[in-house]
RNA sequence: GGUGAAGGCUGGGUGAUCGCUCGGUGCUUCGGCAUCGGGAGGAAAGUCCGGACUCCAUGGGCAGGGCGCUGGGUAACUCCCAGGCGGAGCGAUCCGACACCAGCACCACAGAAAUCAAACCGCCGAUGGCCGAUGCGAUAAGAUUUCAUCUUGUCGCUGAGGCUCAGGUAAGGGUGAAACGGCGGGGUAAGAGCCCACCGCGGUGGUGGCAACAUCCCCGGCACGGUAAGCGUCGCCCGGUGCAAGGCCAAAUAGGAAGACAUGUGCAGGAUUCCCCGUGAGUCCUGUACACCGACUGGCCCGGUUGAGGUCUUCGGGUAGGCCGCUCGAGGUUCGAGGCAACUCGAAUCCCAGAGAAAUGAUCAUCCAAGCGAGGAGAGUGACUUCUUCGCAGGACAGAAUCCGGCUUACAGGCUUUCACAUCCA
RNA sequence: GCGCCUGUAGCUCAGUGGAUAGAGCACUUGCCUCCGGAGCAAGGGGCCACAGGUUCAAAUCCUGUCAGGCGCACCA
Numbered sequence: 001g002g003u004g005a006a007g008g009c010u011g012g013g014u015g016a017u018c019g020c021u022c023g024g025u026g027c028u029u030c031g032g033c034a035u036c037g038g039g040a041g042g043a044a045a046g047u048c049c050g051g052a053c054u055c056c057a058u059g060g061g062c063a064g065g066g067c068g069c070u071g072g073g074u075a076a077c078u079c080c081c082a083g084g085c086g087g088a089g090c091g092a093u094c095c096g097a098c099a100c101c102a103g104c105a106c107c108a109c110a111g112a113a114a115u116c117a118a119a120c121c122g123c124c125g126a127u128g129g130c131c132g133a134u135g136c137g138a139u140a141a142g143a144u145u146u147c148a149u150c151u152u153g154u155c156g157c158u159g160a161g162g163c164u165c166a167g168g169u170a171a172g173g174g175u176g177a178a179a180c181g182g183c184g185g186g187g188u189a190a191g192a193g194c195c196c197a198c199c200g201c202g203g204u205g206g207u208g209g210c211a212a213c214a215u216c217c218c219c220g221g222c223a224c225g226g227u228a229a230g231c232g233u234c235g236c237c238c239g240g241u242g243c244a245a246g247g248c249c250a251a252a253u254a255g256g257a258a259g260a261c262a263u264g265u266g267c268a269g270g271a272u273u274c275c276c277c278g279u280g281a282g283u284c285c286u287g288u289a290c291a292c293c294g295a296c297u298g299g300c301c302c303g304g305u306u307g308a309g310g311u312c313u314u315c316g317g318g319u320a321g322g323c324c325g326c327u328c329g330a331g332g333u334u335c336g337a338g339g340c341a342a343c344u345c346g347a348a349u350c351c352c353a354g355a356g357a358a359a360u361g362a363u364c365a366u367c368c369a370a371g372c373g374a375g376g377a378g379a380g381u382g383a384c385u386u387c388u389u390c391g392c393a394g395g396a397c398a399g400a401a402u403c404c405g406g407c408u409u410a411c412a413g414g415c416u417u418u419c420a421c422a423u424c425c426a
Numbered sequence: 427g428c429g430c431c432u433g434u435a436g437c438u439c440a441g442u443g444g445a446u447a448g449a450g451c452a453c454u455u456g457c458c459u460c461c462g463g464a465g466c467a468a469g470g471g472g473c474c475a476c477a478g479g480u481u482c483a484a485a486u487c488c489u490g491u492c493a494g495g496c497g498c499a500c501c502a
Stems, first nucleotide, its partner, number of pairs: 001424001002421009012367007020039008041397001045408002048406005053242001055240002059302004064238005069083005084098001085096004099233002103231002105227003120173002122169003127166002129163003135157010181199002184196003200222001201220003205216004246324004256315006264290011275278001293307005317501003331350008371392007379385002427498007436451004444482001453469005475491005
C1' cells in the first nucleotide's frame, strides 16, 4: 500500500431576490406595516421499553404482564459500563432471551430401539444342547487258525472340531437432529467403566476474586438425551390513564327515544279502610335494622364506600371557538476533580421552535467534496497511485406536535482517532 | 397525537410445531348443446406481507420492519 475491526464528528457553504412562523419594540385608518431577535433531527421515524407530569384509585388476594450470569451507573429501565462464562474469527474484535428439565406434554420420517431404552446385520457361542474325528477299555462274531494278533459290530470313557439351537454382547455397521460418556491400553469366548491412565461429569475441601467464576488436591466408576421464544417452577419488579391527560371561559339543543338491570322483610310511630271491635287484618307515609340489588373501587373475588328513581348500553341532538397546560429542562457549552468506564460532583457561562392542520421555504449565481465520459502530463522495481483541461450531472435518510432517558430501524457521501493481519506487494 | 387490530390462491376464509398448505367462488381445458348458460370431468395458480432468530423441523413460537384498517374531543 491493501484487506479489515472499533469509535467520534459532520451530513453542504456564501451572496442576491421573493416569501412563512413566533416573540419584543414602535406606528396604526385596528385590516396591518416597519424594525430587531429566534426558527427541525441524528434519527424529529417506529411507538418498542423506562420515567416526568395529569386525573382517578389508594385495604388484601388471585389473575395478567415484564425481566432473568455477576458487580456497578441511573430519576427509572428490558438501557449503559466493567467483568465472568459459552460460541465465531489468525487477529483487532464481534455475538449470546446466559435461572431451573423436578412434574405434565412433545420428539414427525427413518431406524431393531426415541427414554422404565433396545437387539436388525454383525461378533461370540466360554457355559448348556446337538453332531462328532481320534485314542483307550470291555464284549460278540469272523479270519490268521496255540498264546496272541488283526478286521468288523455293539457298549462305555475321552473329546480335536463343527452347528449357531438356547444364550451372551453393545466394540463395529446401518438410521436419525439426537442412540444411556470420549480416546488409548489391559482384560475377555466375544465384549462391556469390567479394570487402569488422560479428558468429560458429579461431590468434598483449599487458594484467588466483593461476586459471577477460575484453579489445585482428593473421592466417586458413570447414574444424568433435547425442547421452557410448549405448559410450568423459582426469584425480582409492575395500580390504571395518556396532553384528544387535565383546568377555566364561551356558544348551541329534543335534559329526546329504545333496551337491560333494579326493594323485600322485621320493628317503631303516624294516617286511613273493613268488622268478629282486638296487643285484629289490609293499604299508604316516615324513621330504623337486616338481606338483596345497582353504581364506584376501570379484569375477577373478598372487603370498603355509596344510592333508593337511579345506573348502564345503543340510537338520536348540539358545538367543534378561545385561554391555560406549553416548554428553564434528570438542559446545553467550557474548565476542574473523582472513577478503568458508564457516570457523578463543583465552578463559570448561555437561553436554544412552540405552531395548532400545522411555519422553518423557493429561484438564480458561485464555490467545495464526491461521481461519469473524453483528452493530456508526470513519476516510482512493484502492489497501485498522483496532477490537470473540457463536458455532463450533482446533494442521503428524512421533517418537531406535552417533555425527557434509551432501544430499534433508515441514511449518498466526507473528515478523523485507535487498533489487527493468516495471506498479498515493497 | 395516543391506543388497538389484521396480513394465507384473483376474492372470501379454514389451518394442534412434522400435510405435497386446503375449502367455496373465480380462471383454463374437455364433454354436453344448433349457440350460450347450467351441469359433468380434469387442471393450473401460493417465496403463507418481508427480514432475522428459537427448534432436528416454523404458515404456526419470538423479535424487528412494511402495508392496511379501527377507535377517541366537549355539551346535554